RNA sequence: AAUUCGCCCUUAGAGUUUGAUCCUGGCUCAGGAUGAACGCUGGCGGCGUGCUUAACACAUGCAAGUCGAACGGAUGCAAGGGGCUUGCUCCUUGCAUUAGUGGCGGACGGGUGAGUAACACGUGAGCAACCUGCCCUAUACAACGGGAUAACACAGAGAAAUUUGUGCUAAUACGGUAUAAGACCACACUUGGGCAUCCAGGAGGGGUAAAAGCUGAGGCGGUAUAGGAGGGGCUCGCGGUCCAUUAGAUAGUUGGUGAGGUAACGGCCCACCAAGCCGAUGACGGGUAGCCGGUCUGAGAGGAUGUCCGGCCACACUGGAACUGAGACACGGUCCAGACACCUACGGGUGGCAGCAGUCGAGAAUCAUUCACAAUGGGGGGAACCCUGAUGGUGCGACGCCGCGUGGGGGAGGAAGGUCUUCGGAUUGUAAACCCCUGUCAUGCAGGAGCAAGGCGAGAGUUGAUAGUACUGCAAGAGGAAGAGACGGCAAACUCUGUGCCAGCAGCCGCGGUAAUACAGAGGUCUCAAGCGUUGUUCGGAAUCACUGGGCGUAAAGGGUACGUAGGCGGCGGGGCAAGUUGCGCGUGAAAGGCAGGGGCUCAACCUCUGGAAUGCGCGUGAAACUACCCCGCUAGAGCGAUGGAGGGGGAACCGGAAUUCUUGGUGUAGCAGUGAAAUGCGUAGAUAUCAAGAAGAAGACUCGUGGCGAAGGCGGGUUCCUGGACAUUAACUGACGCUGAGACUCGAAAGCGUGGGGAGCAAACAGGAUUAGAUACCCUGGUAGUCCACGCUGUAAACGAUGGAUACUAGAUGCGGGAGGUAUCGACUCCUUCCGUGUCGUCGCAAACGCAAUAAGUAUCCCGCCUGGGGAGUACGGCCGCAAGGUUGAAACUCAAAGGAAUUGACGGGGACCCGCACAAGCAGCGGAGCAUGUGGUUUAAUUCGACGCAACGCGAAAAACCUUACCAAGACUUGACAUCGUAUGACCGGUACAGGGAUGUACUUUUCUCUUCGGAGACAUACAGACAGGUGGUGCAUGGUUGUUGUCAGCUCGUGUCGUGAGAUGUUGGGUUAAGUCCCGCAACGAGCGCAACCCUUAUGAAUAGUUGCCAAUAUUAAGUUAGGAACUCUAUUCAGACUGCCGUGGACAACACGGAGGAAGGUGGGGAUGACGUCAAAUCAUCAUGCCUCUUACGUCUUGGGCUACAAGCGUGCUACAAUGGCUAUAACAAAGAGAAGCGAAUCAGCAAUGAAGAGCAAACCUGGAAAAGAUAGUCUCAGUUCAGACUGUGGGUUGAAACUCACCCACACGAAGAUGAAGUUGCUAGUAAUCCCGAAUCAGAAUGUCGGGGUGAAUGCGUUCCCGGGUCUUGCACACACCGCCCGUCA
Repeated sequence: AAUUCGCCCUUAGAGUUUGAUCCUGGCUCAGGAUGAACGCUGGCGGCGUGCUUAACACAUGCAAGUCGAACGGAUGCAAGGGGCUUGCUCCUUGCAUUAGUGGCGGACGGGUGAGUAACACGUGAGCAACCUGCCCUAUACAACGGGAUAACACAGAGAAAUUUGUGCUAAUACGGUAUAAGACCACACUUGGGCAUCCAGGAGGGGUAAAAGCUGAGGCGGUAUAGGAGGGGCUCGCGGUCCAUUAGAUAGUUGGUGAGGUAACGGCCCACCAAGCCGAUGACGGGUAGCCGGUCUGAGAGGAUGUCCGGCCACACUGGAACUGAGACACGGUCCAGACACCUACGGGUGGCAGCAGUCGAGAAUCAUUCACAAUGGGGGGAACCCUGAUGGUGCGACGCCGCGUGGGGGAGGAAGGUCUUCGGAUUGUAAACCCCUGUCAUGCAGGAGCAAGGCGAGAGUUGAUAGUACUGCAAGAGGAAGAGACGGCAAACUCUGUGCCAGCAGCCGCGGUAAUACAGAGGUCUCAAGCGUUGUUCGGAAUCACUGGGCGUAAAGGGUACGUAGGCGGCGGGGCAAGUUGCGCGUGAAAGGCAGGGGCUCAACCUCUGGAAUGCGCGUGAAACUACCCCGCUAGAGCGAUGGAGGGGGAACCGGAAUUCUUGGUGUAGCAGUGAAAUGCGUAGAUAUCAAGAAGAAGACUCGUGGCGAAGGCGGGUUCCUGGACAUUAACUGACGCUGAGACUCGAAAGCGUGGGGAGCAAACAGGAUUAGAUACCCUGGUAGUCCACGCUGUAAACGAUGGAUACUAGAUGCGGGAGGUAUCGACUCCUUCCGUGUCGUCGCAAACGCAAUAAGUAUCCCGCCUGGGGAGUACGGCCGCAAGGUUGAAACUCAAAGGAAUUGACGGGGACCCGCACAAGCAGCGGAGCAUGUGGUUUAAUUCGACGCAACGCGAAAAACCUUACCAAGACUUGACAUCGUAUGACCGGUACAGGGAUGUACUUUUCUCUUCGGAGACAUACAGACAGGUGGUGCAUGGUUGUUGUCAGCUCGUGUCGUGAGAUGUUGGGUUAAGUCCCGCAACGAGCGCAACCCUUAUGAAUAGUUGCCAAUAUUAAGUUAGGAACUCUAUUCAGACUGCCGUGGACAACACGGAGGAAGGUGGGGAUGACGUCAAAUCAUCAUGCCUCUUACGUCUUGGGCUACAAGCGUGCUACAAUGGCUAUAACAAAGAGAAGCGAAUCAGCAAUGAAGAGCAAACCUGGAAAAGAUAGUCUCAGUUCAGACUGUGGGUUGAAACUCACCCACACGAAGAUGAAGUUGCUAGUAAUCCCGAAUCAGAAUGUCGGGGUGAAUGCGUUCCCGGGUCUUGCACACACCGCCCGUCA
């Protein structure tokens, strides 16, 4: 310290479905591990580890020998001796070597995991059913004799391997005989024991069986028996893989008797007999796999795994077999067969690396043909010793784990360089340089181990592969030593450039279409570090198979239903037992590993010691609550009996009426039928209609009801017969007899099938008619199967309450059906209690929410069925069932990142309710047809500059293109520039004239000499030079600001606090009224507030006060004239006030808000008009008003000039003008405005001209003067319905005006010319009152140039029943698979 108790500790999540939310659910990520591989990189050391694939094939070497102290020989050497041809031979002895005989060992050690689902393995037992060489202990013994055979010699066969014959010889080789007990065998006796067979012991006589020697004399061996140790064999309980789309398997199979065999039990084998034995608790079959200690992961339970090390098993080229032996059916033995390879003289032989190295091959991939027996261990030997690819070492590989280093301290001008930049700076960064140090590793030199206990040797002494290694000392010098991945989120770390849906990235979500923190490069940063990433596999996260620890109303999931087998579970009391359960003790749970505490390598990895653990199995003993089992009892569960009422429960037979159709007959006449409208169809051969009679089949109106019955499907006229179940009351009887229920079996709508009937109506198929683009549909006319009956089959449905069955418990309220009891009453009612059934609401609780809520989806128990992402698919294959149709059981490949549930907010609906708007309707006038004006598309062009495109572009930007404008085109010029700022130098600048040129421009001449001053200089301007820079109407409105349009002057859009909801959100803002209005009132879990509405502002309509000129004129004068005097009343002007507020009255309404009517009033209910435009939408419009990021051009995409173009013209479109005429045209006469403009201006009178206009110049910076005539209208005349006295286009001629300039390309006048057009198809626009329509007037722009635009006044209508419909909008509600929001989403076919 683990362990026990207590405390403590241990358990992590994230991204992704949606506009958002909650849930379900899958996918993905962060962690750990690895015998790994791949990419980039690589300094050192230690300890480990290294063919996971072809149990594919193998060259070469080695891996099992040893003993001469078992044996006979042989060979060599030495010594001695003999013979003797003195260099040969023989004998003896010694030493050495050794083929053979013989002994022991080759059954160990080493390799591999092919096979094996098995007593193979693990664990625990058993053998009274067994064996055991070498080793240890004990006792006893070893007597006698014999015959062979290798070697060897000789002779053969063969290419070789090998082998044959003859002859000789030894042994610890091999027989024979003897001896022998307590060994073994049979017999009979006895003692004790055991779970059976039986076991152990004692004594008796009988039978059987042994031996080997060697020696150096110390020993070593031999035989028998008993015991031990260690090893093995056999048997059994329990444990661990997948498939039921493997359900039946088995003849030696199961058992018995007997014999055989084995070390031993056993069908192990054989003969006979019996017919068993195994199996849903998964036999048999198929797939996969060596098993375990352990290893990885995990909080654990589990899951995955079995490399190295250790235990067991199996195998040794493939298959089979035995021999020898203590042990094998034998990796480096034998035999046979097979495949392969090699040798061969073709006759025949030889071989087996899954031993260590190594080779080929396979593969993503795995090492040296190394050293040594020094240590440990093994074999042989008496020993020396020999052998040992076991083993000990070294080598190679970052393959893994561990350790170390690549320097330390100081050092800011924060160097240079790089990168970024808002140009100021920031960052890299104390980083470097520089100064001062240190010396690990590596390098060089020198020294230099231990592992050696022991063995050998008389002794001295000797023995180390690793290794000149570890280690130690010295030396020199920062010198030799850093990379990899990442930086959008998950997930730590950001910028620039390039690229432009390309190139590419990506684990998931997803990035990239010109400003990419996501690609590529760079700088910087982050994380690890001699490694870093990637890939594969595995556990985790995943409570995502849920034992711990999930679910099934709608997300995946309750079987269609009952009955019931096996199984599971089971009421109350007592007794017993001890299987489960539990306490204690014992045995076992190998070692290694892991854990805790120590120790040794400098630390660590690694090694080592001790402890504890090992949750398991077995044995013994104790307890008896619960479960099981046995016994006794009980009645509350269940059942039976008795009594009673209810019911479309089921089966069979019979009966009746209404309706439909058909037949016959009568009456009767032209249609009937059918539809949105029609047609097909029926009918003059008499239909439909109507009356009478008859026939047939089917179905049961009303009653009829969230009423009844049934297990479900389902059941409806009446009567009779047969029959099932439930309920209530009672409590005589049984005494747990119960619940559930895999398989099995029963029932099971409709459609369908078979056989035979039946067939009125209805009606798939089919035919015809319509509809339609088509219409194999919806609609119509017909019509066959079928629908009906009997018998049989099928076996499925949204067979649904999308909710399995049973039991118990847990607030209430209120209906309906069946029964019982009580109260009450004369009685029927009524009221109360209770049981069963069937509904609605609701508390707790549950639930993701919706909702459920005593008929649970609540709280619990028991049993069954089912689910595990979407698609593929309820498909394929197989099995079973079926006559068939088909049913049932039921996958995979592949593919996606979702699919889904409930609820929320919007948008949408050929959903609903309410309301509004010139939205429709009712009207008026138009457009669309003509000519012209203008804009636009298109076309054309050198250019026809650009923008605007449904409403919300198109008389729009442009309130005005002849030049200019102008941005476009052609040509000609300029290059610090037409324009801005800065520097230097010079001095004026400006101006004038002449010439050239189309002009810009150029050349020449000429005039002039700036301002201020502190006298230093400063400033303005111009020219010249240099560079920074200017400049761009070039691009991007999808990078932007600002501005604008539109929705829409629609009534909405939000917030704070509170409340409700897990949440998105809701409430408020909904509701009842009312309003033009979210306007107001009332109510309300809301109370308040903001932006909008309204009001405040301007104008207009009335009045008052003040003021009285340039305006006005009633009274008084006066004039041609408000002309003048005068007046201040009126009009008017312009300043301030007043007035209108539903204030008053009545009615209605809720006593409100408000509405209607009325009074008064100039005006009445926001009086009319304007300005004013909420939150947002449309990537709406504008880079060409302006500003601006980025990109881009820089002798040009900038600037200047001349000319041209924007004005083109086949046909198209929009907006207008003028008309088509008599409500008119023309002529004449004489009336009535408002608003606005005017000095380079408006321009009067007068004169000239037909006129445009000219001359002239009064007056006027304007209530003064001027333009200025208002026109329609009125009066009078004329024209008389026509292409005209309508209409005016086009054209010609002549003039006028502006302007350098009028050809392209202005306007006006006069005369002449006199086109289309006779009221306009489909369609479509505006307008609700001083409005539409109509008529003129003015202004801005502007030198000139409106039919446009913006204003002004004159004349001045018609209609509005109403909200069904079209369009648009608002509020509430409903549905939704839409959210880029219906121009959505999405299905099928084809390419």
A computed fold for a 1391-nucleotide RNA from an uncultured bacterium, annotated as small-subunit ribosomal RNA.